[in-house]
This is a predicted structure of a 377-nucleotide RNA (Bacterial RNase P class A) from Ferrovibrio sp.
The sequence is in RNAcentral, with records from ENA.
It matches the Rfam family "Bacterial RNase P class A". Its family is annotated with tRNA processing, ribonuclease P activity and dimeric ribonuclease P complex in the Gene Ontology.
The model forms 96% of the base pairs in the Rfam consensus.
A source record names the gene rnpB.

Parts: sequence; C1' cells; structure tokens
RNA sequence: CCAGAUGGCCGGACGGCCGCGGUGUUCGCAAGGACAUCGAGGAAAGUCCGGGCUCCACGGAAACACGGUGCCGGGUAACGCCCGGCGGGGGCGACCCCAGGGAAAGUGCCACAGAGAGCAGACCGCCAUGACCUGUCAUGGCAAGGGUGAAAGGGUGCGGUAAGAGCGCACCGCGCGGCCGGCAACGGAAGCGGCAUGGCAAACCCCACCGGGAGCAAGACCAAAUAGGGAUGGCGGCAGGUGCAAGCCUGCAGAACCGUUUCCGGUUCGCUAUCCGGGUCGGUCGCGCGAGGCGUCCAGUAAUGGGCGUCCCAGAGGAAUGGCCGUCCAGCUCAGCAAUGAGUGGACAGAACCCGGCUUACAGGCCAUCUGGCACC
Repeated sequence: CCAGAUGGCCGGACGGCCGCGGUGUUCGCAAGGACAUCGAGGAAAGUCCGGGCUCCACGGAAACACGGUGCCGGGUAACGCCCGGCGGGGGCGACCCCAGGGAAAGUGCCACAGAGAGCAGACCGCCAUGACCUGUCAUGGCAAGGGUGAAAGGGUGCGGUAAGAGCGCACCGCGCGGCCGGCAACGGAAGCGGCAUGGCAAACCCCACCGGGAGCAAGACCAAAUAGGGAUGGCGGCAGGUGCAAGCCUGCAGAACCGUUUCCGGUUCGCUAUCCGGGUCGGUCGCGCGAGGCGUCCAGUAAUGGGCGUCCCAGAGGAAUGGCCGUCCAGCUCAGCAAUGAGUGGACAGAACCCGGCUUACAGGCCAUCUGGCACC
C1' cells in the first nucleotide's frame, strides 16, 4: 500500500431572527404576558421475547391437558437474551455459521429414479458346471466393479479365493466396559468385539425445565346540560271492579304527535316541585428519580457485579420538538497537469406508561485490535 475479519463510536458544526410544548419564578381580578431553563433516537420502528406497574380470577399441594424452551457452565429482576467453553461444518487465515436432548420405548414416513428403501436386494456384471447352432441359453455360487438415488447393511490397503466376501490381518471409523483429565458438555491413550441398531423428532411421541388472564383504550378520582331511574310532597274529569283505606285494573273523556284543517283513523301518555344515585361530554391523576446517565476504582477471561463521586435528562393529548438567513465541514458533479474554482448538498427515521433484549432500516465518516498478500529497510 492492497484485500479482508472483529469490536466500538459519530451520523452535520457555530451564530442570528421568528415560532411551538413542559417546568419554575414573577406581574395581572382574569384572559394572558415577561424572564430563566429543558425539549426525540440509535434504532423512538416491527410489537417478536422477557419483566415492572394496574385490574380481574384464585384456600394449599400434586397430577393431567395445552403452550413454550432444549449441548455444558456462568450472568441477570427475567428471557427464546448475553458471556465463556464443548461438539459439528466453512475459510490459507483473522474469524464465521449451527432448532445442537432422546432414533436398541413405541407408531409413522423415506417422493422420483432404481432390480432392491428396511423381515434388504441381484438389472448389468464376475465365476463354475452343463448343453448346443461357438456366443448364446440353463442351473448354481458371489456381491468386488458398473448403474439408480439424498441415502444401497463400515472405509482404504494387503492376503485369500473358481469368482468373491470382515473370510483373515494392519490402519481409520463404530460399539462395549473400565481408566486418566475436566464442575460439566466432552476429550485422551490402551484393551476387547469382526460390525450388530440407515436417515427423519422445524412427524407424532418420550424426557427435563418453565408458564393464571388481560392490558395505560390498564386503572383511580372529580363531575355538566338533556333524557331516563328512585324517594318525598302537592295537584289530577267521569263510571265500573277490588279493597277498611292508600292504591291498582278496565272503559270513556282529556293531552301530545302523525296523515294539510273539521269529521274520522292510528300511536303514545298522569302533571309538577325538591332531593338522591349511576352513566355520558368534559377535567384531573396514573406520567417521568429510574433494574437511570456520566466519571473513576475494585472483583471477574468475559457477560456482569460492587464501592465512591457527580448530574437531573421530553412528557404532548388530534398530539410541541419547527421554519428562514449567514459562515463553515464532510460527500458528490463539472472544469483544470496541479494549486484551485463553480455548482450541489447531509442517510434511515420520528416519543405517546416504562424498562431489558432480539430483529429490521440506515447516505457518509471515524477509532482500536487482528489476518492474508506485495514492496522496502
């Protein structure tokens, strides 16, 4: 210098003018004003996982069902998150990826192709014997080679054989029981076994562990007008029934509304005053001191934990956090050998109860550590 890996950080700067929301002080009877101060993010996003908080349900425990998680150890309030290991896979390497318990408990599945896919199997082929038309057929042996497939009942080599075969042997793999190392997952060397149980559990299932439900539109408080509910008082035409009465029921009358008015028809009905309680509109709280930020020291490989110091850091409610101007800084384009000049111009996105994670989006830039290559000393 080029190409990469991992971790972290920033993501326009400064000034002026106008405006918006919160809080405090102050002026004002009030409406409102003045001053001070604070005012989006690393993801505020998706709402996927875990919690706080709130209400509801629930006597305790266990079992079953359902859902979730799934190598081991640690961290944490908790987690499906994080850290450190183990095993497997990829990369020359730094490093990256893995839904990674159990397949000799049981059930099920293994498409297509292929002779055969789970009580293995014989299409081509190899070998032996026999027959004849001398390159074919029949019978038997074999599973090395070919072919199919994601997968064909260990692999390579030597021996062996008619041809072959764990048939025998060596190494590798696999299995078994102990030994050694490790908290463990697991690793190691030696011995024995000639190889038996092929894969799939993001198929049912088995095992271990975890799990009440709903969510700030949770929930709590204050509380209009109108209508409706209840209590009490006053007033309320006639007749009938019942009852001591209050009252209730039925019919007529009456009132209101509709069909333009009358007639006629239909529907509805006690009127009024005071008080009480519930809901709605509206308002207030929940709602910003927190598993908090920054600095430093200690413990730990790390995640993280602890001590000390210091700071207060958005709280709206149709929802503030904005606009304009000036100077500059990256970046991009054009011109130029260059110095430089001109133009352009800042990504993704925006709180709504809060916190810990994960995932997704993101122009451009910076820092640290490490790897491979090239050149030079």